[in-house]
RNA sequence: UACUUAUCAAGAAAGACGGAGGGAUUAGGCCCUACGAAGUCUUGGCAACCCGGGCCAGCCGGGUGCCAAAUCCUACCCCAAGAGGGAAAGAUGAACA
Numbered sequence: 001u002a003c004u005u006a007u008c009a010a011g012a013a014a015g016a017c018g019g020a021g022g023g024a025u026u027a028g029g030c031c032c033u034a035c036g037a038a039g040u041c042u043u044g045g046c047a048a049c050c051c052g053g054g055c056c057a058g059c060c061g062g063g064u065g066c067c068a069a070a071u072c073c074u075a076c077c078c079c080a081a082g083a084g085g086g087a088a089a090g091a092u093g094a095a096c097a
Base pairs, nucleotide, nucleotide: 001097004094005093006092007091008090013043014042015041016040017039021032022031023030026075027074028073029072044067045066046065048064049063050062051061052060053059071089076086077085078084
């Protein structure tokens, strides 16, 4: 990176550096941000998937992932017109090449 598959309304932030953007992409909306964005580092936390353990408590350890808002919402289709359902796209895990 391609393919397959599962999940995506739950959960979980402080500090240091940094210094103006950020919320995947395009557009619209809405929101976060000098009471400090992105990014990096440290520490802490969460527990979805996988592995192992287990006295079987959704308990413990590890891998990966994650820690504003439904994947922030909408866009395409259906609709009883509702942030109702589905698709696409995306994210993450696992398996495989």

Predicted 3D model of a 97-nucleotide RNA (SAM riboswitch aptamer (S box leader)) from a Flavobacteriales bacterium. Its mean pLDDT, the model's own confidence on a scale to 100, is 82. Its Rfam family is "SAM riboswitch aptamer (S box leader)". About the family: The SAM riboswitch is found upstream of a number of genes which code for proteins involved in methionine or cysteine biosynthesis in Gram-positive bacteria. Of the family's consensus pairs, 97% are formed in the model.